Predicted 3D model of a 73-nucleotide RNA (transfer RNA) from an Oscillospiraceae bacterium.
The source organism's lineage runs through Bacteria, Bacillota, Clostridia, Eubacteriales and Oscillospiraceae.
The coordinates come from a structure-prediction model, not an experiment, and the mean pLDDT is 81.

């Protein structure tokens, strides 16, 4: 430069034919225990990379852009 594949919760990743976002660790309060740790129980956290677009409806489907990766030259 050309082609592909990624970007979703503080971290690792899910999200079926587009129909009102979860998991598994972290973290917060409780219980337990002489502390800690483990272990129960509750709970807080993301407008989905950024605009646009189609649509009644977008995390998904279209275009444009950033950012990271692979291969090709």
């Nucleotide at each position: 430069g050309g082609u592909c594949c990624g970007c979703u919760a503080g971290c690792u990743c899910a999200g079926u034919u587009g129909g009102u976002a979860g998991a598994g660790c972290a973290c917060u309060u409780g219980a337990c225990u002489u502390u800690u740790a483990a272990u129960c129980a509750a709970g807080g956290g993301g407008u989905c990379c950024g605009g646009g677009g189609u649509u009644c409806g977008a995390g998904u489907c279209c275009c444009c852009g950033g950012c990271g990766g692979a291969u090709c030259a």